The prediction has a mean pLDDT of 81. The RNA shown here (transfer RNA) has 74 nucleotides and comes from archaeon SCG-AAA382B04. Its Rfam family is "tRNA". It is annotated as a transfer RNA.
[in-house]
RNA sequence: GGGCCUGUAGUCUAGGUGGUUAUGACGUCGCCCUUACAAGGCGGAGAUCACCGGUUCGAAUCCGGUCGGGCCCA
Numbered sequence: 001g002g003g004c005c006u007g008u009a010g011u012c013u014a015g016g017u018g019g020u021u022a023u024g025a026c027g028u029c030g031c032c033c034u035u036a037c038a039a040g041g042c043g044g045a046g047a048u049c050a051c052c053g054g055u056u057c058g059a060a061u062c063c064g065g066u067c068g069g070g071c072c073c074a
Base pairs, nucleotide, nucleotide: 001073002072003071004070005069006068007067010026011025012024019057028044029043030042031041032040050066051065052064053063054062
């Protein structure tokens, strides 16, 4: 330099063929339980879906570019 894959809460992750409110787990906070802690139960907060632009009535999803990461070729 070229080709392919990938980017979603603090971490990991779901989300065939666009459709209105983005899933779950761990973690975190509050309450219950306990003499107390852990485990367990209930509830809450937490996301510019990497960034910019385009297509569309509508984009995490489709298209182009940029950036980061990974693999292969030279």
The sequence was found in a public genome assembly.